[in-house]
This is a predicted structure of a 102-nucleotide RNA (SAM riboswitch aptamer (S box leader)) from an Actinomycetes bacterium. The sequence was found by an Rfam model in a public genome assembly. The prediction has a mean pLDDT of 78. Rfam family: SAM riboswitch aptamer (S box leader). Its family is annotated with regulation of gene expression in the Gene Ontology. NCBI's taxonomy places the organism under Bacteria, Bacillati, Actinomycetota, Actinomycetes.

RNA sequence: CGAUCAUCCAGAGCGGCCGAGGGACGGGCCCUGUGACGCCGCGGCAACCAGCAGUCCGCACGGGGGUGCGGACGCCAGGUGCCAAUGCCCGACCGAUGAGGA
Repeated sequence: CGAUCAUCCAGAGCGGCCGAGGGACGGGCCCUGUGACGCCGCGGCAACCAGCAGUCCGCACGGGGGUGCGGACGCCAGGUGCCAAUGCCCGACCGAUGAGGA
């Protein structure tokens, strides 16, 4: 560094508006007038993309100094995403692997 198996599923608020459903669907099990869901304001969690520049590794070029590309670690939090329960559980549907609808 790679493969296989086992085990596990973390993190994240407050306020305002609305007013009856919501967790896609079926079955469960949950959340919800102690106001869910949704919308708005501020805030937060996380680190995929981007950016930064330091170290190391690999490849290429070079007489050398080095340069370029890629990767890992690091910084950052601009663009996303998220802030009940493992993307809640099982099933169904599609795709991949698979001899197989396991």